[in-house]
RNA sequence: GCGCCCGUAGCUCAGCGGUAGAGCAUCCGGCUUUUAACCGGUUGGCCGACAGUUCGAUCCUGUCCGGGCGCACCA
Repeated sequence: GCGCCCGUAGCUCAGCGGUAGAGCAUCCGGCUUUUAACCGGUUGGCCGACAGUUCGAUCCUGUCCGGGCGCACCA
């Protein structure tokens, strides 16, 4: 340099055009002598950024940013 994949809650991930979800974690309560475990509830997101397409974009397109992998180059 070229190609492919990924970026969504604090963490790990799902959702792939029509009101954004789960598990764990936080917080509150129950249970327990206490802790852990277990049970119920709660909180938590400008869906990487900016444009475009569309009645409507997390989802499609372009550019950029960040991460990973492969190929090429490496006199």

Transfer RNA from a Vulcanimicrobiota bacterium, 75 nucleotides, folded computationally. Model confidence (mean pLDDT): 81 of 100. Rfam family: tRNA. Rfam classes the family as a transfer RNA. The organism belongs to Vulcanimicrobiota, within Bacteria.